Context: one part of a larger RNA
RNA sequence: CGUUGGAGGUUUGAGAGGAGUCGUCUCUAGUACGAGAGGACCGAGAUGAACAGGCCUCUGGUGUAUCAGUUGUCCUGCCAAGGGCAUCGCUGAUUAGCCACGCCUGGAUGGGAUAACCGCUGAAAGCAUCUAAGCGGGAAGCCCACCUCGAGAUGAGACCUCCCAUCCCCUAGAGGGAGUAAGGGCCGUGGUAGACCACCACGUCGAUAGGCGGGGCGUGCAAGCGCAGCAAUGCGUUCAGCGAACCCGUACUAAUUGCCCGAGGU
Numbered sequence: 001c002g003u004u005g006g007a008g009g010u011u012u013g014a015g016a017g018g019a020g021u022c023g024u025c026u027c028u029a030g031u032a033c034g035a036g037a038g039g040a041c042c043g044a045g046a047u048g049a050a051c052a053g054g055c056c057u058c059u060g061g062u063g064u065a066u067c068a069g070u071u072g073u074c075c076u077g078c079c080a081a082g083g084g085c086a087u088c089g090c091u092g093a094u095u096a097g098c099c100a101c102g103c104c105u106g107g108a109u110g111g112g113a114u115a116a117c118c119g120c121u122g123a124a125a126g127c128a129u130c131u132a133a134g135c136g137g138g139a140a141g142c143c144c145a146c147c148u149c150g151a152g153a154u155g156a157g158a159c160c161u162c163c164c165a166u167c168c169c170c171u172a173g174a175g176g177g178a179g180u181a182a183g184g185g186c187c188g189u190g191g192u193a194g195a196c197c198a199c200c201a202c203g204u205c206g207a208u209a210g211g212c213g214g215g216g217c218g219u220g221c222a223a224g225c226g227c228a229g230c231a232a233u234g235c236g237u238u239c240a241g242c243g244a245a246c247c248c249g250u251a252c253u254a255a256u257u258g259c260c261c262g263a264g265g266u
Stems, first nucleotide, its partner, number of pairs: 001152001004174001005163007015149004021049007033038001051106005059100004066093005071086006110144003117137004164265001166178004170173001183261004187203005208254003211250005217243003224237005
């Protein structure tokens, strides 16, 4: 821009893409078969490999905004306690998130038409013949079924709901313009979304983010003081102190006030 007024939702499915794999074991059954050695079809069950999709409860990885220990040096006048720098200085742990080495799920099943092939009936050709007329069976393959996209499918579909028959101008037309309706956007706070855009949540009739409160979770027992010891240090106060992304709550802060677009229906 189109989809023949303008909107907000819900859909149909033309069409397109994806998936489609394989093993081992057990039962049937040491049965059928076979002199024996060996050893099934059919059917039923179990368990895996790789692949694919999803997830973070568990296990594990990361976790330069969490906690602790510790070396050197500089600084906060000094002690103590801290801060900066040194690969995050190094080391030990680690929430959320993101992940796999972790967990869950999938391939199925069923139908249709067939291939090779196997048949029924059956003439030409008194027989025979699956074929000439006719009718069945038959694949991991084909079509559907499963998953995803999908009406720019210009063949532009369908359903539900909302808004309405204003004004001005002209060259009088499917003309141009203006203010509006339903509605949409700008703007702001953000994330389950994300390169931008888009999408989604929220904007005081408010829990959207931050802060604050509580909880979870992580570190692992702070500082100060007291006691013991010559001291290093230990013990008590203390399952302390501190803390990121998680959960619940709470209008304290910021989403203020506003502005713009948007039909009149051949």
The part of an RNA shown here (large-subunit ribosomal RNA, domain VI) has 266 nucleotides and comes from an Actinomycetota bacterium. The full RNA is in RNAcentral, with records from ENA. Its mean pLDDT, the model's own confidence on a scale to 100, is 89. NCBI's taxonomy places the organism under Bacteria, Bacillati, Actinomycetota.